The RNA shown here (glmS glucosamine-6-phosphate activated ribozyme aptamer) has 164 nucleotides and comes from a Synergistaceae bacterium. NCBI's taxonomy places the organism under Bacteria, Thermotogati, Synergistota, Synergistia, Synergistaceae. It matches the Rfam family "glmS glucosamine-6-phosphate activated ribozyme aptamer". A reference for the family is Winkler et al. (2004), "Control of gene expression by a natural metabolite-responsive ribozyme", Nature.

């Protein structure tokens, strides 16, 4: 310094970095421009896995001085098949036929009205580091969807019950 195992530890706004930006150093050059090596950046949080297989790869919400640009991967979402367990479709049962939910968990479809919950950014300070820049601490307000609670409208088909 390659390679191989083993062990720990480590993910989902997650992980990496060759465009690109920036810092150092060195070369050419009057200079710049350019060219080399070495670093640094490169998504703020809320939200989100019934169990398998397989596809496709821009997969929810908002926030922000907006590089949070480009890129490559991955990913709790989407499509389909399979399989468990359950809710529902206007009293009630029972077949069909639809719609949806999800390992302790909740579920028809729409509208609407109330409620509900950041963090980063800013602002001070403290450590690394020649610098870009990393990090740690304290102050600190603001959000959408999710959820939750009314309320409105629409809402199967056939047989039997049972009430007008």
């Nucleotide at each position: 310094g390659c390679g191989g195992a083993a062990a720990a530890g480590g993910a989902a706004g997650c992980g990496c970095c060759u465009g690109c930006g920036c810092c150092g150093g060195g070369g050419c050059u009057c200079a710049a421009u350019c060219c080399c090596c070495g670093g640094c950046g490169g998504a703020c949080g809320a939200g989100g896995u019934c169990g398998g297989a397989g596809g496709a790869g821009g997969a929810u919400c908002g926030a922000a001085u907006g590089u949070u640009c480009g890129g490559c991967g991955g990913a709790u979402g989407c499509c389909u098949c399979c399989g468990g367990g359950g809710c529902u479709g206007c009293g009630g049962a029972a077949a069909c036929c639809g719609g949806c939910c999800c390992g302790c968990a909740a579920a028809g479809c729409u509208c609407u009205c109330c409620u509900u919950c950041a963090a980063a950014a800013c602002c001070g300070g403290g450590a690394a580091g020649c610098a870009a820049u990393u990090u740690c601490c304290g102050g600190g307000a603001c959000a959408a969807a999710c959820g939750g609670g009314g309320g409105a409208a629409c809402a199967g088909u056939u047989u039997c019950c049972u009430g007008u």